A computed fold for a 182-nucleotide RNA from Paenibacillus montanisoli, annotated as FMN riboswitch aptamer (RFN element). Model confidence (mean pLDDT): 76 of 100. RNAcentral holds the sequence, with entries from Rfam. The organism belongs to Paenibacillus, within Bacteria.

RNA sequence: UUAUUCCUUCGGGGUAGGGUGAAAUUCCCAACCGGCGGUGAUCAAAGGGGGCGCUAAGCCCGCUUUGUCAGUCCGUGACCCGAUUCGCAUUGGUGUAGCGCCGAGAGGCGUACGGCAUGCGAAGCGGUGGACCUGGUGCAAAUCCGGGACCGACAGUACAGUCUGGAUGGGAGAAGGAGAUU
Numbered sequence: 001u002u003a004u005u006c007c008u009u010c011g012g013g014g015u016a017g018g019g020u021g022a023a024a025u026u027c028c029c030a031a032c033c034g035g036c037g038g039u040g041a042u043c044a045a046a047g048g049g050g051g052c053g054c055u056a057a058g059c060c061c062g063c064u065u066u067g068u069c070a071g072u073c074c075g076u077g078a079c080c081c082g083a084u085u086c087g088c089a090u091u092g093g094u095g096u097a098g099c100g101c102c103g104a105g106a107g108g109c110g111u112a113c114g115g116c117a118u119g120c121g122a123a124g125c126g127g128u129g130g131a132c133c134u135g136g137u138g139c140a141a142a143u144c145c146g147g148g149a150c151c152g153a154c155a156g157u158a159c160a161g162u163c164u165g166g167a168u169g170g171g172a173g174a175a176g177g178a179g180a181u182u
Base pairs, nucleotide, nucleotide: 002180005178006177007176008175009174010173017029018028019027031162032161033152034151035076036075037074038073043067044066045065046064047063049061050060051059052058071150072149080127081126082125084123085122086121087120088119089118090117092116094114095113096112098111099110100109101108102107132148133147134146135145136144154165155164156163
């Protein structure tokens, strides 16, 4: 320095104030919030170069490095749906042979196992999944500046991006460490 492997930790914010009502942080007026990675004409710092200038002060322009800039651009996560595989469970029905018990027998019951069905869980995969215009600057704006707009899983409840719950969960990923390699 680095492909891969393993471990640890971290990993989401937000209804002020008011109206109606028996009841609403859910409706109405209004307020507030913006996961992760990428891109990036934001901005800042440092380095070095060039130009103008009086070999000045100073000004200007590229370049390099570092940090930093998007809810609505590209991708992605949570939620939800699906099939698959695996695991566990079963009051289920079913098949098979063995064993035990009952029965004169036919047969019955119990137990074991297989696949089936149902339920639960796990894994990776697939699907679904919201939203931007305008003016300015400029060679160039989906990202900058100004203005106006828009969006936000499911369950519960007087209809919820913000309350409560699944969730002491999951997670895109981030940081650190170990081992190994060069």